[in-house]
Context: one part of a larger RNA
Molecule: small-subunit ribosomal RNA, 5' domain
Organism: metagenome
RNA sequence: GGAUGAACGCUAGCGGCAGGCCUAACACAUGCAAGUCGAACGGUAAGGCCCUGCUUGCAGGGUACACGAGUGGCGCACGGGUGGGUAACGCGUAUGCAACCUACCCUUAACUGGGGGAUAGCCCGAAGAAAUUCGGAUUAAUACCCCAUAACACUGCGAUAUCACCUGGUAUUGCAGUUAAAACUCCGGUGGUUAAGGAUGGGCAUGCGUGACAUUAGAUAGUUGGUGAGGUAACGGCUCACCAAGUCUACGAUGUCUAGGGAGCCUGAGAGGGUGGUCCCCCACACUGGUACUGAGACACGGACCAGACUCCUACGGGAGGCAGCAGUGAGGAAUAUUGCGCAAUGGACGAAAGUCUGACGCAGCCAUGCCGCGUGCAGGAUGACGGCCCUAUGGGUUGUAAACUGCUUUUUUUACAGGAAGAACCUUCCCUACGUGUAGGGAAUUGACGGUACUGUAUGAAUAAGCACCGGCUAACUCCGUGCCAGCAGCCGCGGUAAUACGGAGGGUGCAAGCGUUAUCC
Numbered sequence: 001g002g003a004u005g006a007a008c009g010c011u012a013g014c015g016g017c018a019g020g021c022c023u024a025a026c027a028c029a030u031g032c033a034a035g036u037c038g039a040a041c042g043g044u045a046a047g048g049c050c051c052u053g054c055u056u057g058c059a060g061g062g063u064a065c066a067c068g069a070g071u072g073g074c075g076c077a078c079g080g081g082u083g084g085g086u087a088a089c090g091c092g093u094a095u096g097c098a099a100c101c102u103a104c105c106c107u108u109a110a111c112u113g114g115g116g117g118a119u120a121g122c123c124c125g126a127a128g129a130a131a132u133u134c135g136g137a138u139u140a141a142u143a144c145c146c147c148a149u150a151a152c153a154c155u156g157c158g159a160u161a162u163c164a165c166c167u168g169g170u171a172u173u174g175c176a177g178u179u180a181a182a183a184c185u186c187c188g189g190u191g192g193u194u195a196a197g198g199a200u201g202g203g204c205a206u207g208c209g210u211g212a213c214a215u216u217a218g219a220u221a222g223u224u225g226g227u228g229a230g231g232u233a234a235c236g237g238c239u240c241a242c243c244a245a246g247u248c249u250a251c252g253a254u255g256u257c258u259a260g261g262g263a264g265c266c267u268g269a270g271a272g273g274g275u276g277g278u279c280c281c282c283c284a285c286a287c288u289g290g291u292a293c294u295g296a297g298a299c300a301c302g303g304a305c306c307a308g309a310c311u312c313c314u315a316c317g318g319g320a321g322g323c324a325g326c327a328g329u330g331a332g333g334a335a336u337a338u339u340g341c342g343c344a345a346u347g348g349a350c351g352a353a354a355g356u357c358u359g360a361c362g363c364a365g366c367c368a369u370g371c372c373g374c375g376u377g378c379a380g381g382a383u384g385a386c387g388g389c390c391c392u393a394u395g396g397g398u399u400g401u402a403a404a405c406u407g408c409u410u411u412u413u414u415u416a417c418a419g420g421a422a423g424a425a426c427c428u429u430c431c432c433u434a435c436g437u438g439u440a441g442g443g444a445a446u447u448g449a450c451g452g453u454a455c456u457g458u459a460u461g462a463a464u465a466a467g468c469a470c471c472g473g474c475u476a477a478c479u480c481c482g483u484g485c486c487a488g489c490a491g492c493c494g495c496g497g498u499a500a501u502a503c504g505g506a507g508g509g510u511g512c513a514a515g516c517g518u519u520a521u522c523c
Stems, first nucleotide, its partner, number of pairs: 001523004006519005013374006019367002021332001026330003030327003035074003040071002043067002047065001048063007081285003090210008100202002105198008113147004123136005153178011183190002211257003218248003223245008260282003264275004287308005310321004338364001340363003346360001347358004377408004387399005415459005423450001428445008467512005472493003478507005488495002
């Protein structure tokens, strides 16, 4: 000198863009953050509409309006948070899988026949303070089960060709065996099953790279390898039985400490050094530890079970909970924001769609935390005014064209008033056109949280707007007074003991400027 997720002191006019618990992965009141589908189903708690009855505000019925609770499907494995753990195939890069999986989506081929028994809900009853649970009767499905059909699928035994990377792969083919489906419908379709391919997303393996300490030198029994079996989507001591005695290590094993990794960011001419906050990719975690279930996918933040610590409710028998989601609270700390608005846009889940949900996201609020931009006026004006300060003191110098005063400009800013966005494309309704009866295109209507905001115009009038640090040398900027090795200053050298440009004040000056200094850290 540059830099910062900064903090502190003094000061502070505006706007744009960004950023904002670095500490206690400490504990959390309250609200919200994952639902959706009635075009799968039995149905009807609430509401709308229609009809009937009358006791005139109730009852009953219907409804392709709608829908609580329930069965079922899809989603909840994404999105969002945090960095505790991890020195590791975790990450980065480059390869391999002849050892693998992949819901939804796309393409292709074939199929979608027949039957059955339940169960939630509803109804009745019971236990309990509650959470919730139990018994009986009855009912549906795209829920569950059985049968049929079936192979290019799977399993076993073969054949031929070809490829090659050890086990083998691919293609054609023979025999035997096994295995499927679900309906809804506005009749247009939407679904379902099997198989092949693609796409996307993952899993696994390997080369190289990726901290400190040798005041850590030996470590290791599932350890290293083999055979066999189990297990997995898949290879593998992944697990197990048996056999052998191996395996790693000064090219640093093992141990201890520290740490999420990268793209990047800061600095530097570079080499390098430091760093990993915001944004993007990957990993790990979800009160602590463990376990599996469901599922295409989890060993699952707002799922389950067990154990533990903590908090809460209780009728003492028993129960409930998990903000490292968004706000917010307490605590810790030098220190870090609103219990805001909206789904209008982008994206996501579900749905045929309308739409519903979405603290993702879009916005607004707070903070000079940073970067960038703008302003605080411009011109004239000398009896060089008054006052202050200084001196060689009837005077002179300086503050200083500075002020007063005169004129100008409202570009910006302030205030008031008026107009007023882009972001909107979809979807839906209507009309038209093309192909042909729902797809595409065009036109009209409709949809904005931000927001009456940005912006534009008019009026107003210099009007509303300057501080901070420093002045001995390094280092730009000097005098007076006070103090007297005191009080104090200080980054280093050092200054102060009676003429201090170094302390404190004043006048003057220098530097930067809505900031300026100090502290901390890195180069």